[in-house]
RNA sequence: GCCGACCGGGUGACCGCGUGACCUUCCCUGGCGACAGGGUCGGUCCCGAGGAAAGUCCGGGCUCCACAGAGCAAGGUGGUGGGUAACACCCACCCGGAGCAAUCCGCGGGACAGUGCCACAGAGAACAGACCGCCUCAUCCCUCUUGAGGGGCGAGGUAAGGGUGAAACGGUGGAGUAAGAGCCCACCAGCGCCCCGGGCGACCGGGACGGCUCGGCAAACCCCACCUGGAGCAAGGCCAGACAGUGUGCGCUCGAGGGCUGCUCGCCCGAGUACACGGGUAGGCCGCAGGAGGCCACCGGCAACGGUGGUCCUAGAUGGAUGGUCACCACGACAGAACCCGGCUUACAGGUCGGCCCGU
Repeated sequence: GCCGACCGGGUGACCGCGUGACCUUCCCUGGCGACAGGGUCGGUCCCGAGGAAAGUCCGGGCUCCACAGAGCAAGGUGGUGGGUAACACCCACCCGGAGCAAUCCGCGGGACAGUGCCACAGAGAACAGACCGCCUCAUCCCUCUUGAGGGGCGAGGUAAGGGUGAAACGGUGGAGUAAGAGCCCACCAGCGCCCCGGGCGACCGGGACGGCUCGGCAAACCCCACCUGGAGCAAGGCCAGACAGUGUGCGCUCGAGGGCUGCUCGCCCGAGUACACGGGUAGGCCGCAGGAGGCCACCGGCAACGGUGGUCCUAGAUGGAUGGUCACCACGACAGAACCCGGCUUACAGGUCGGCCCGU
């Protein structure tokens, strides 16, 4: 210097809070009774936030919608191979880039299917462009050593050189030319195509040929391949309790209305339904904590991970618990579950361990 894993106050005493188990005071209900159920006072015991519980950004489980059909639209993913329940995650490799190296970074399909865009500067920004420069011709002027030099103006040639820019239509050398130019030649780079060899593959190595050269942006539209049904624990289910209807519209199989998906088709349910006014309720239980679970050993695999065996498993609220005081040591972070899990991202004082690289 690079990478990975882990900890992120400790011990003791006292007091307190939440779920659960047990004991218990009093009350209620049922029963002839032993007793059972519920509430309540008090007590004992067990357990009680995080690496991110966060952002709610992806993916899944679970639940309901009709076990969810076809097409379109919309959204997402994007090197290759593998892992996984799945992913935008992880592992290995390829390609490109940074670094002496360990290692790190990549929003990594397609720009000869089409359309579009390329700020500023610059003459010109895509099958381009004469601003300076270089060269030729015509003409005018000047100089003198009389066949040369210089200057102005005009017509043309030229992409070598200068200049602008993130980017100016291959690089070096030669031949060639009035001056120049892949115009031609040699080598190199790049592109296309073919062949041989290696690899599951992305791709890599070698050879031959061709025209000689082709800019960038797809996180612009778009094209290609693959994926996605919708809504979400206020999902959803059960129990108890309360209430009162009225008016208007459309309908009762020629079918209102509702549902399946954002739209269309198609399908299903169907005798009530939509709106307005008025009335009632604001309780309890389940879902809900044992799961794609942690740890250890062996086996397979480079690894992610998988298999087998053993072992451990104890937050579960609903105004929402997990805290306070004291003593000693250390005193300095970010931050608090709400259906659950796998990831990603973001925040984080300080500390521990391991591996590797460079220099001495």
This is a predicted structure of a 360-nucleotide RNA (Bacterial RNase P class A) from uncultured Nocardioides sp. The sequence is in RNAcentral, with records from MGnify. It matches the Rfam family "Bacterial RNase P class A". The family's RNA type in Rfam is ribozyme. Rfam's curators write: Ribonuclease P (RNase P) is a ubiquitous endoribonuclease, found in archaea, bacteria and eukarya as well as chloroplasts and mitochondria. Model confidence (mean pLDDT): 77 of 100. Lineage of the source: Bacteria > Actinomycetota > Actinomycetes > Nocardioidaceae > Nocardioides.